[in-house]
Molecule: TPP riboswitch aptamer (THI element)
Organism: Litoreibacter sp.
């Protein structure tokens, strides 16, 4: 000098890319909490992250540099706009009371 938890219940919000072989059914390989399913389509819906103390995500963006076999793969943009909530336990502290010591 910053920080102050953490866990439960409801509800809700999000993404699901990039690559290889393939007998087309599927199987490896990359990152990551997560790259999955059903469905003609609307949508449903599982894990799994996130809910204003919000960097889950989504927009600038067919951006800019780097790397990589490629890729939001990593750093910049960038604490730049947006972004999904309540309720309940409870840690610390502080302050009275009692009781032991």
């Nucleotide at each position: 000098c910053c920080c102050u938890a953490u866990c439960c219940g409801u509800u809700g919000g999000g993404g699901u890319g990039c690559u290889c072989c393939a007998u087309a059914a599927g199987g490896g390989g990359c990152u990551g909490a997560g790259a999955g399913g059903c469905g003609a389509a609307a949508g449903c819906a599982a894990a799994c992250c996130c809910a204003u103390c919000g960097a889950a995500c989504c927009u600038g963006a067919u951006c800019c540099g780097g790397u990589c076999a490629a890729u939001g793969c990593c750093g910049g943009c960038g604490g730049a706009g947006g972004g999904a909530a309540c309720g309940g336990a409870g840690c610390a502290c502080a302050u009275u009371g009692a009781a032991c010591g």